[in-house]
């Protein structure tokens, strides 16, 4: 210098003028409700997005135990409030390397499926070829053996070499693979090594399923409060009230129904309404709370390979509700184009991506003009 890999950060800056939304302070008018004015400070993001995971918070559901159903997760260890996230490691795959990717438990519990091609696709299978044999009109035909070779396929029932054989074949042997046991290292996933087994066990679990673990439901339009509306509703008074018993009561027994999808146990509630009068109550419009100080942000230090955690001191950072966060001008900073040049620069024009809070956090994913700072790999050149 060129090519590549990877981590982190920024995402225009400053000022003037005019606006918009909260908060705080100070006057004025008004009995009050309120009206009107001045000043100060604050006011979108790295994704505020998709709403895909995990929580906080709130309400709903009689409790406990078990079971079933449904949904999710799935190598190991750690981090965390938690996670399907993150960190470290193992294994498999890609790359020359830095590095990247992985739905990565179980297929010798069971069921199911394996297109097309092919003779045969999972208790295998003779199309060609090879070998033995019978017949022969010498062209072949019939019977048997054989998966070593060809051919088909994503996949052909272990691979390579040797022995063996009529030809062959784990039929036998060595190595590799596979499975089981031991030993060594490691917390573990796993790795290494050794002995045994002649091979029995094809693939798919992102088809059902099995195993382990996790999980109630709904969501701030949650929910609570105030309250001009209407209906349903509750209580009191009145009339009335399943079957049986008596000692006639706030009684006992029986029957029925409800409270979780099922079972058991426990417990609770209802078992009759009617119209009349009265008292509560109800919650629409609207308003208030929830509502923004929090698993918070950044700094230092200590522990840890790291994710992260402990400690110390510092900071305050939107809360709108048809929903504010905008417009314009000037100068500068990136970037692009053009012209001039004494090659140092100068002048003019264009011009800033994706997007945008709505209860709040931790993640993931997706969108993104342009720029900055590291670390690593390979090649070339120079010393």
């Nucleotide at each position: 210098g060129c090519g590549g890999a990877u981590g982190g950060c920024c995402g225009g800056a400053u000022g003037g003028c005019c606006g918009c939304g909260g908060c705080c302070c100070c006057g004025g008018c008004g009995c009050a409700a309120g009206c009107g004015g001045g000043g100060g400070g604050c006011g979108a993001g790295g994704a505020a997005a998709g709403u895909c995971c995990g929580g906080a918070c709130u309400c709903c559901c009689u409790g406990a135990a078990g079971c079933a159903a449904c949904g999710g997760u799935g190598c190991c260890g750690g981090g965390u409030a938690a996670c399907g996230c993150c960190c470290g490691g193992g294994c498999g795959g890609g790359g020359a390397a830095a590095c990247c990717c992985g739905a990565c438990g179980g297929a010798a519990a069971g069921c199911g499926c394996c297109a097309c091609a092919g003779a045969g696709a999972a208790c295998a299978g003779a199309c060609g070829g090879c070998c033995c044999u019978g017949c022969u009109a010498c062209g072949g035909c019939g019977g048997g053996g054989u998966c070593a070779c060809g051919g088909u396929g994503a996949a052909a029932c272990g691979g390579u070499g040797g022995g063996g054989u009529a030809a062959g074949a784990g039929c036998c042997c060595a190595c590799c693979g596979c499975g089981g046991g031991g030993c060594u290292g490691g917390c573990a996933a796993c790795a290494g090594u050794u002995c045994c087994g002649g091979c029995a066990c094809g693939g798919c679990a992102a088809g059902c399923c099995c195993c382990a673990c996790c999980g109630g439901g709904a969501g701030c339009a949650a929910u609570g409060c105030c309250a001009c509306a209407u209906a349903g509703g509750a209580c009191c008074u009145c009339c009335g009230c399943g079957g049986g018993g008596c000692a006639c009561g706030u009684c006992c027994c029986c029957a029925g129904g409800g409270c979780c999808g099922c079972u058991u146990c426990a417990g609770c509630c209802c078992c009759a309404g009617g119209c009349a009068g009265g008292u509560c109550g109800g919650g629409u419009a609207g308003g208030c709370a929830g509502c923004u100080a929090g698993a918070g942000c950044g700094c230092g230090u200590c522990g840890g390979c790291a994710a992260c955690g402990g400690c110390g001191g510092g900071c305050c950072u939107a809360g709108a509700u048809g929903a504010a966060u905008g417009g314009u001008c000037a100068u500068c900073c990136a970037g692009g184009g053009g012209g001039c040049u004494u090659c140092g620069g100068c002048c003019c024009c264009c011009g800033g991506a994706c997007a945008g809070a709505a209860u709040c956090c931790g993640g993931c994913u997706u969108a993104c003009a342009g720029g900055c700072c590291g670390u690593c790999c390979g090649c070339g050149c120079a010393a």

Bacterial RNase P class A from Tropicimonas isoalkanivorans, 383 nucleotides, folded computationally.
It was read from a public genome assembly, where an Rfam model found it.
The model forms 97% of the base pairs in the Rfam consensus.
Rfam family: Bacterial RNase P class A. About the family: Ribonuclease P (RNase P) is a ubiquitous endoribonuclease, found in archaea, bacteria and eukarya as well as chloroplasts and mitochondria. By type it is a ribozyme.
Its mean pLDDT, the model's own confidence on a scale to 100, is 77.